A computed fold for a 475-nucleotide part of an RNA from an uncultured Actinomycetes bacterium, annotated as small-subunit ribosomal RNA, 3' major domain. The RNAcentral record of the full RNA draws on ENA, Greengenes and SILVA. Model confidence (mean pLDDT): 86 of 100. Its Rfam family is "Bacterial small subunit ribosomal RNA".

Context: one part of a larger RNA
RNA sequence: UGACGGGGGCCCGCACAAGCGGCGGAGCAUGUGGCUUAAUUCGAUGCAACGCGAAGAACCUUACCUAGGCUUGACAUGCUAGUUAAAGCGGGUGAAAGCCCGUGUCGUUAUAGGGCUAGCACAGGUGCUGCAUGGCUGUCGUCAGCUCGUGCCGUGAGGUGUUGGCUUAAGUGCCGCAACGAGCGCAACCCCUGCUCUUAGUUGCCAGCGGGUAAUGCCGGGGACUCUAAGGGGACUGCCGGGGACAACUCGGAGGAAGGUGGGGAUGACGUCAAGUCCGCAUGGCCCUUAUGUCUAGGGCUGCACACAUGCUACAUUGCGCGCUACAAAGGGCAGCGAUCCCGCAAGGGGGAGCGAAUCCCAAAAAAGCGUGCCUGGUUCGGAUUGGGGUCUGCAACUCGACCCCAUGAAGUCGGAGUCGCUAGUAAUCGCAGAUCAGCAACGCUGCGGUGAAUACGUUCCCGGGCCUUGUACA
Numbered sequence: 001u002g003a004c005g006g007g008g009g010c011c012c013g014c015a016c017a018a019g020c021g022g023c024g025g026a027g028c029a030u031g032u033g034g035c036u037u038a039a040u041u042c043g044a045u046g047c048a049a050c051g052c053g054a055a056g057a058a059c060c061u062u063a064c065c066u067a068g069g070c071u072u073g074a075c076a077u078g079c080u081a082g083u084u085a086a087a088g089c090g091g092g093u094g095a096a097a098g099c100c101c102g103u104g105u106c107g108u109u110a111u112a113g114g115g116c117u118a119g120c121a122c123a124g125g126u127g128c129u130g131c132a133u134g135g136c137u138g139u140c141g142u143c144a145g146c147u148c149g150u151g152c153c154g155u156g157a158g159g160u161g162u163u164g165g166c167u168u169a170a171g172u173g174c175c176g177c178a179a180c181g182a183g184c185g186c187a188a189c190c191c192c193u194g195c196u197c198u199u200a201g202u203u204g205c206c207a208g209c210g211g212g213u214a215a216u217g218c219c220g221g222g223g224a225c226u227c228u229a230a231g232g233g234g235a236c237u238g239c240c241g242g243g244g245a246c247a248a249c250u251c252g253g254a255g256g257a258a259g260g261u262g263g264g265g266a267u268g269a270c271g272u273c274a275a276g277u278c279c280g281c282a283u284g285g286c287c288c289u290u291a292u293g294u295c296u297a298g299g300g301c302u303g304c305a306c307a308c309a310u311g312c313u314a315c316a317u318u319g320c321g322c323g324c325u326a327c328a329a330a331g332g333g334c335a336g337c338g339a340u341c342c343c344g345c346a347a348g349g350g351g352g353a354g355c356g357a358a359u360c361c362c363a364a365a366a367a368a369g370c371g372u373g374c375c376u377g378g379u380u381c382g383g384a385u386u387g388g389g390g391u392c393u394g395c396a397a398c399u400c401g402a403c404c405c406c407a408u409g410a411a412g413u414c415g416g417a418g419u420c421g422c423u424a425g426u427a428a429u430c431g432c433a434g435a436u437c438a439g440c441a442a443c444g445c446u447g448c449g450g451u452g453a454a455u456a457c458g459u460u461c462c463c464g465g466g467c468c469u470u471g472u473a474c475a
Stems, first nucleotide, its partner, number of pairs: 001475002003472003007469007015459002019422005026313008034304002042053002064299007073122001077121008088103006124288002127286003133282002135277003138273001140271001145184006151160003164175003190265004195233007205222002209220003236259001239253005315415001319374006331362003336355002341350003381412001386407007428451007
């Protein structure tokens, strides 16, 4: 100087408390451990691995296994020699790759170019080392800290500044002070959202005027309104009052759409964990070179006595079924989205209008509301499992896809010890969209809106963190 203490003081955080909903029990989905296997490819492992890399494992992917092939190679550049168009088409063999045979043909004066063969130099490696590395990332933590120059103090390590008083979300600011300044962080500048103005008015809108319909901004038209999207305004403790050192600031109030950082996002200091990644990429070293490279078929990554993690669906009446009937936002669409219509109980099929989209389509939002049935029963709760029949995608759904219909109807009656999330348009609850994608194991993820709570006395205690101080046989 740090680190540590079941030392002290001060202060924060859904840290506790107060509340609401879960997890831990059941079934299923997904990931992991374990076991199994020819292989069940590899990595990630307390917080910070375990719906993680994987925003799509039937083949492909694919890195694994088995089997069959190739050897200048699936891919790049160059050299030497020889040969010739190559491709394509046909045949044999084969699971395919491959191998064998036949056919077939360019151009130039000549070379060259392209292909093939032989050879050389090389290619190739998701092989090892993340403890050789770059880059990127997680984490402490959006915590308020981490430092420097000069000066001063100390033999020195170092200290001071950065400590102290008040204050703040903040090393935020004010005051004081052997310090005076400065940098990286904080804040602000950026984006979204909340109010308003200006400009603009199609594909959006429709108040007034006119036309028209069974009805519809449908038409003429209009820019008022909503909205769209570009630019401004607006909030600054600016104003008033109390407190305070007359300061910083804090409490209350006015006005205001908004008030003391308005709400949300992006933004992550010096560093820590030899944290993670050599399988995104790059890269040193090492290793393989008729194989650890490469091609192909099939299998595996989907195995199942078990254990854990994250979810979904439930156990019902604030419910479930049926009928009727409203109200979103944000997205996507041409090898695409696909309306009206017809067929099918349905998945879906036929058909094809319109739309490269504020125009058309996906598209129905769902919960809610109205009406009605059920009546506490393992049930009209719950839907696992299994049998049968089908649809769609795709070369192909046996291993191993999703969906539909009929039948079957399991466990489950609110979950031990323990444990998680959340402070407001939040939790809870309801649906919608998108990426990946032929299809899909998505109940995942990323977004979007609808309905919309309860509680916080307080900081003694648990966890993590900040500042000062104290002890130390630790560094």